Context: one part of a larger RNA
RNA sequence: UGACGGGGGCCCGCACAAGCGGUGGAACAUGUGGUUUAAUUCGAAGCAACGCGAAGAACCUUACCUGGGUUUGAACUGCUAAUGACAACUCCAGAGAUGGAGCUUUCCUUCGGGACAUUAGUAGAGGUGCUGCAUGGCUGUCGUCAGCUCGUGUCGUGAGAUGUUGGGUUAAGUCCCGCAACGAGCGCAACCCUUGUCCUUAGUUGCUACCAGGUUAUGCUGAGCUACUCUAAGGAGACUGCCGGUGAUAAACCGGAGGAAGGUGGGGAUGACGUCAAGUCCUCAUGGCCUUUAUGUCCAGGGCUACACACGUGUUACAAUGGUCGGUACAAAGGGUCGCUAAGCCGUAAGGUGGAGCCAAUCCCUAAAAGUCGGCCUCAGUUCAGAUUGCAGUCUGCAACUCGACUGCAUGAAGGUGGAAUCGCUAGUAAUCGCGGAUCAGCGCGCCGCGGUGAAUACGUUCCCGGGCCUUGUACA
Repeated sequence: UGACGGGGGCCCGCACAAGCGGUGGAACAUGUGGUUUAAUUCGAAGCAACGCGAAGAACCUUACCUGGGUUUGAACUGCUAAUGACAACUCCAGAGAUGGAGCUUUCCUUCGGGACAUUAGUAGAGGUGCUGCAUGGCUGUCGUCAGCUCGUGUCGUGAGAUGUUGGGUUAAGUCCCGCAACGAGCGCAACCCUUGUCCUUAGUUGCUACCAGGUUAUGCUGAGCUACUCUAAGGAGACUGCCGGUGAUAAACCGGAGGAAGGUGGGGAUGACGUCAAGUCCUCAUGGCCUUUAUGUCCAGGGCUACACACGUGUUACAAUGGUCGGUACAAAGGGUCGCUAAGCCGUAAGGUGGAGCCAAUCCCUAAAAGUCGGCCUCAGUUCAGAUUGCAGUCUGCAACUCGACUGCAUGAAGGUGGAAUCGCUAGUAAUCGCGGAUCAGCGCGCCGCGGUGAAUACGUUCCCGGGCCUUGUACA
C1' cells in the first nucleotide's frame, strides 16, 4: 500500500421488511447429471453451467457408431508430362457411394501457344484432432457499481502519501465550501434512438368536419384551400427557469405556481482501470504438437429422441372470480413473389378445391383473446383436469418405423394449492389475456417483440445478501 475481520462509523441496492404471484408436490415439455448403448458426437459447471452454443437432429445438418468404398482425393493452389475431351443424357450391376457400356469429341489464336477438362507424377492439401494454462478476436461477471489514474509541485531515507481526505449535498469523485496542493484524463452526466404535448410543412394507398349522390348497411362514390385522425420531415417545449421556506450568503433540499410533462419525465443504446490463467482452438483467425492408404474424404443405415433414477427451467391444471354452448365489441407490432393467399364451394375437423388481389399505409396472413350479454352445470375426482392408449384421417417432404406436427371418434391417469427451503416484481410494473416474427419444406409449452385488462405494498434500515467511502486491528500478500 492492499486484502481480510462473527471491529467501528456513514450510505446504497426488490438486500431485508410491507405486499402480490410463483418454484419445491402432480402430469407433460425441455436441458443436465447418472445409467445404458455399437454410438447415445462435442462444449458449458456456484452466483456468472443446466428451454445454454442449438434463430428449429426424420435424410441432410452431423462432428458419433456399424458397414461399404477411396488415397494428390468432385474444397483449393502451383509445377511437369500425356491426352482432347469433360459434363449432361440413356442403359446395366449395386443399399448407395461407385463401377461398366452407349451417345459425344471443346473454345480462343499473332499458329509460338493459351484457356478449360481428364489421366499420371510431384510440392503440398485436409483434420469439428490436442492445448482457451501459448494467443487474437468476441463474450460473461463484479456493475451502469462510482470509481480508476496521470503531470507538475510539496511531504517522507524509502515503499509511498498528498491531490481523491474533511464539512455539506447528489443517482453520481454530482456540485459547493474548506484544505500543500494546482490542474488534467478515462468513467458519471449530456450529446444518440424511442415515447409523452403543441406548431409548421406535406396529403396517397391514409383521413372524412362541411356539401352532394347512393345503399339493408359501410368513406361506398363525387368531393375535400386536408378540418380531424394518422403518417414523417423540421421546429417549440423542462432549465430548479419562477415564488415561498430551510441552508453557510454556497451547493442543494422541501413545498407551491404555471404546464401535456418537474426536478435524470418514462424506456433503450451506451459498460472506466481492472478481477475471475472465467468462457470460446466446434464461428472465424492463429503459435506449437499430433495425424497423412487416415485422426482425411464419399456413401447407406443407425445414433444424437435410449431410461430403475436425481436436479434445473417451463407449460397445463387441481376449478364456480370457474367450465361449457350461443350472440356480440375493441388492438398494436410484424411478415408476404420459390411468397401471403380473399370471396365462393366440399369436408364434423385438420384440410381440400378455387383462384380475385397484392413486390403491399392499397391485397392477404387477420379470428384478437381475456371482456360483455344470455342458457346450462351446483361442489362431485365432477360437464374440473387433460396425461396415456386404440382406431380413422390431414399436411409437409424422395421418405414420418426407429423419430414430425395437426384433426375426428373413443379412452379418460396423476392431480383437491404442494414439507424443509427458495425465486421474481415498486406502475402501465406484478398478475392475467391473446397477436406477430426469426430459424424454418415440416416441426416450440422455448426465444425475441407487440399490444389488451390492470393491482397490492414500502413503517423503516435492527437483521440476511451484495456493494461504496472513511477509520481501526492483523502472526496475510
This is a predicted structure of a 477-nucleotide part of an RNA (small-subunit ribosomal RNA, 3' major domain) from a metagenome. The RNAcentral record of the full RNA draws on SILVA. The coordinates come from a structure-prediction model, not an experiment, and the mean pLDDT is 83.